[in-house]
Context: one part of a larger RNA
RNA sequence: UUGGGUUUAAAGGGAGCGUAGGCCGGAGAUUAAGCGUGUUGUGAAAUGUAGACGCUCAACGUCUGCACUGCAGCGCGAACUGGUUUCCUUGAGUACGCACAAAGUGGGCGGAAUUCGUGGUGUAGCGGUGAAAUGCUUAGAUAUCACGAAGAACUCCGAUUGCGAAGGCAGCUCACUGGAGCGCAACUGACGCUGAAGCUCGAAAGUGCGGGUAUCGAACAGGAUUAGAUACCCUGGUAUUCCACGCCGUAAACGAUGAUGGCUAACCGCCGGCGACACACUGUCGGUGGCCAAGCGAAAGCGAUAAGCCAUCCACCUGGGGAGUACGUCGGCAACGAUGAAACUC
Numbered sequence: 001u002u003g004g005g006u007u008u009a010a011a012g013g014g015a016g017c018g019u020a021g022g023c024c025g026g027a028g029a030u031u032a033a034g035c036g037u038g039u040u041g042u043g044a045a046a047u048g049u050a051g052a053c054g055c056u057c058a059a060c061g062u063c064u065g066c067a068c069u070g071c072a073g074c075g076c077g078a079a080c081u082g083g084u085u086u087c088c089u090u091g092a093g094u095a096c097g098c099a100c101a102a103a104g105u106g107g108g109c110g111g112a113a114u115u116c117g118u119g120g121u122g123u124a125g126c127g128g129u130g131a132a133a134u135g136c137u138u139a140g141a142u143a144u145c146a147c148g149a150a151g152a153a154c155u156c157c158g159a160u161u162g163c164g165a166a167g168g169c170a171g172c173u174c175a176c177u178g179g180a181g182c183g184c185a186a187c188u189g190a191c192g193c194u195g196a197a198g199c200u201c202g203a204a205a206g207u208g209c210g211g212g213u214a215u216c217g218a219a220c221a222g223g224a225u226u227a228g229a230u231a232c233c234c235u236g237g238u239a240u241u242c243c244a245c246g247c248c249g250u251a252a253a254c255g256a257u258g259a260u261g262g263c264u265a266a267c268c269g270c271c272g273g274c275g276a277c278a279c280a281c282u283g284u285c286g287g288u289g290g291c292c293a294a295g296c297g298a299a300a301g302c303g304a305u306a307a308g309c310c311a312u313c314c315a316c317c318u319g320g321g322g323a324g325u326a327c328g329u330c331g332g333c334a335a336c337g338a339u340g341a342a343a344c345u346c
Base pairs, nucleotide, nucleotide: 004317005316006315007300008299012314014201015200016199017198021194022193023192025088026087027086028085029084030083031082033081034080035077036076037075038074039073040072041071042070048066049065050064051063052062053061054060091191092188093187094186096183097182098181100179103177104176105175106174107173108172109171110154114150115149116148117147118146119145120144121143125136126135162169163168206247207246208245210243211242220236221235222234223233258313259312260311261310262309263308267290268289269288270287271286272285273284274283295302296301319346320345321344328339329338330337331336
């Protein structure tokens, strides 16, 4: 390389948009580039092959034919691929109507809790643990009541719920922005799918600068435990956690399952529509779960939300360790990230 694979054995890019490229619905006409066929020219020799011949045979050599599956020209064909053109509507999109959601961004507002402050009541403990101690407290703590301040998060509802491309999103409300769904069948008429590069988004932690700092809390300090205890437990506590504007670009970024389209038994739920409704029963589209037929799978299991049967495109894998390391390059303020070996060894 061919082949075979990628839920769990190595292997799906964290996600989206999208350039080149690859692939692409139905009907008619045309063209003849690909394709098929005929013919002409060429395809040196050697080599190959068939036969004959020459060395006593063979190897070897000589002669003749063929091959040389290639290239080019000229014809013919038109199913398929491609080009051009005319139409079509089911793919795709638009309009209209209905209804939906914790989708995003920016404002405003709310109550509970926590901590702190002030004042009142009140008196000797509080707190914490397996047990204690450090700690707080007669300068009046803990408890309780009233008032005030601050910051952060939104109890119940809440769910196998919903929304979002993923990360993710939850008090209430307003404004702006985005979105899928159903119905209808008015409009466009293949406008599509995928997507190397590229661009954008991307939890937490980290980082730059400026704020903020209630809680919790790496580091750190102390108290315990212990043989020791750089831990688990306790008392404190800085960075962080929050906000604004940048950077970083990684995660068990998981459904460990790429995207898109088609096909293939049933049964039981939930969510959003639609039809028909008297409450039912039920039908149908989209989503989200359970259990299974066929089938698949090494098995566990998957099973119309496929890991089944097909098609297109991309990404990735090729024994373990060395190693996601070294070197180089690119990116970054740094931390580090991306790309990514070999020797050696089993």
Annotation
This is a predicted structure of a 346-nucleotide part of an RNA (small-subunit ribosomal RNA, central domain) from a metagenome.